[in-house]
Formats: sequence, C1' cells, structure tokens
RNA sequence: CCGUCGGCCCCCCGCGACGCUAGUCCGAAAACUCCGCCAGGGCCGGAAGGCAGCAACGGUAUUGGAUGAUGCGGGCGCCGGGGUAAGUCGGCGGGGC
Repeated sequence: CCGUCGGCCCCCCGCGACGCUAGUCCGAAAACUCCGCCAGGGCCGGAAGGCAGCAACGGUAUUGGAUGAUGCGGGCGCCGGGGUAAGUCGGCGGGGC
C1' cells in the first nucleotide's frame, strides 16, 4: 500500500425505560350574571288552573388530586435484528521499502 473480516461510529426496525396527553376515577364548583327541577313566598284568575321564579337539591363550564394508554415524543438504552458510502480501531492474507 492492496484485499478481507470484525468492533466503534452512523442509519432503519423492534423492544424497553422515561416524559406528555386523551380517557377513567375521587373531590371542589358558578358569592356577581350557566342548565334542570323549583318547597315557601309572589303575580294573573271568581274558581279550576296558569305564569315568572329565590333558597335547597341535581348537573355543567371551570378547577385540585389520583391513575394513565393500544395515542404522541426524543441530544434515552453495557438490549435484539438488519444495513453500512466515508471515518476510526483491531485480526488475518498478500505486496513494497
């Protein structure tokens, strides 16, 4: 110097770990103006009945926590498989000085 094989590096896939989110569960919640249902009281009516509607109650917007993917993510991995132009390290073979 040439050839060849392998490791590293690099690329792809898988798996895993990690993070995020949907979802699920538990709680708080319209003390300014949400929805439902509206006792009492009010209004209309001769009555029957009707109307609006506060509180309570039940929900929702919103919000705290738990859990958390089969979803998403990447300056993750002494993991598995495949690829590998150039680089680098090593083995083997050959050639030259």
Bacterial small signal recognition particle RNA from Arenimonas metalli CF5-1, 97 nucleotides, folded computationally. Rfam family: Bacterial small signal recognition particle RNA. Gene Ontology terms of the family: signal recognition particle, plasma membrane targeting and SRP-dependent cotranslational protein targeting to membrane, signal sequence recognition. Model confidence (mean pLDDT): 79 of 100. RNAcentral holds the sequence, with entries from Rfam. The organism belongs to Arenimonas metalli, within Bacteria. Of the family's consensus pairs, 96% are formed in the model.